[in-house]
RNA sequence: CACAGAUAAAGGCAAACCUGUCGAAAGGCAGGGACGCAAAGCUCAGGAUCUAAACGGCGCAGCGCUGAAAGCAGGGGAAGAUUUUUACCAGCCGGCGCUCGCCGCAAGAUAGCCUGGCCGCCUAG
Numbered sequence: 001c002a003c004a005g006a007u008a009a010a011g012g013c014a015a016a017c018c019u020g021u022c023g024a025a026a027g028g029c030a031g032g033g034a035c036g037c038a039a040a041g042c043u044c045a046g047g048a049u050c051u052a053a054a055c056g057g058c059g060c061a062g063c064g065c066u067g068a069a070a071g072c073a074g075g076g077g078a079a080g081a082u083u084u085u086u087a088c089c090a091g092c093c094g095g096c097g098c099u100c101g102c103c104g105c106a107a108g109a110u111a112g113c114c115u116g117g118c119c120g121c122c123u124a125g
Base pairs, nucleotide, nucleotide: 003125004123005122012037013036017032018031019030020029021028022027035112041118042117043116045115046114047113048110049109050108055104056103057102058101059100061099062098063097064096065095066094067093071092072091074089075088077086078085079084
């Protein structure tokens, strides 16, 4: 120096769970707590996985606003006069927005999922 990692030594980290806190969530941070860990130190570059706020799409969903051009059905005042015309209202309908639900999606997250990169304690062999 490289590999390797012991019934060695000195130390280190801390899963689940609980409490507090941040976050839309996944999850993070702090304290308690130890399942484990020789890189369970650092780094999201590649993969994998998790989440889906924003964004996009959809909806026999809900609410609001708006249009009356065309079509269907209706209310209704007036005019003519017995079924026509036409203000107006407004349902289906069209448009827009919000809410809710579903789907897609990472620029969010995981280094204690894997690979790569960087750095490091000890020494039986």
The prediction has a mean pLDDT of 80. A computed fold for a 125-nucleotide RNA from an Anaerolineales bacterium, annotated as c-di-GMP-I riboswitch aptamer. Lineage of the source: Bacteria > Bacillati > Chloroflexota > Anaerolineae > Anaerolineales. Its Rfam family is "c-di-GMP-I riboswitch aptamer". Gene Ontology term of the family: cyclic-di-GMP binding. It was read from a public genome assembly, where an Rfam model found it.